[in-house]
RNA sequence: CUCUUAUCGAGAGCGGCAGAGGGAAAGGCCCUAUGAAGCCCGGCAACCUUCAGAUGAUGAUCUGAAACGGUGCUAAUACCUGCGGAACAUGAUGUUUUGCAUGAUAAGAG
Numbered sequence: 001c002u003c004u005u006a007u008c009g010a011g012a013g014c015g016g017c018a019g020a021g022g023g024a025a026a027g028g029c030c031c032u033a034u035g036a037a038g039c040c041c042g043g044c045a046a047c048c049u050u051c052a053g054a055u056g057a058u059g060a061u062c063u064g065a066a067a068c069g070g071u072g073c074u075a076a077u078a079c080c081u082g083c084g085g086a087a088c089a090u091g092a093u094g095u096u097u098u099g100c101a102u103g104a105u106a107a108g109a110g
Stems, first nucleotide, its partner, number of pairs: 001110008013041001015040003021031003026081003042074003047070002049066007078102001082100008
């Protein structure tokens, strides 16, 4: 980097260093010197993991507990928007919902 599967409306600091930028991309709309990114500490969370139980039959599935291990996350639904379907309303068009695309994270494979 590519592929597969799963998840993405919950959760998480009035801390320290630092010093201007950040929210993937384009547009929007936001956050930011009442201090951005980054680093440290703190915290959240059960994807991997560990333990217990159930089903079941050897491959697993489900339930519960655990944050000392491996990752991840810690403004706003993945901040909103793209393409298609459906329903509803409308003067234009909009709202809701659903699939896809794109993206992020985990686990596995190349």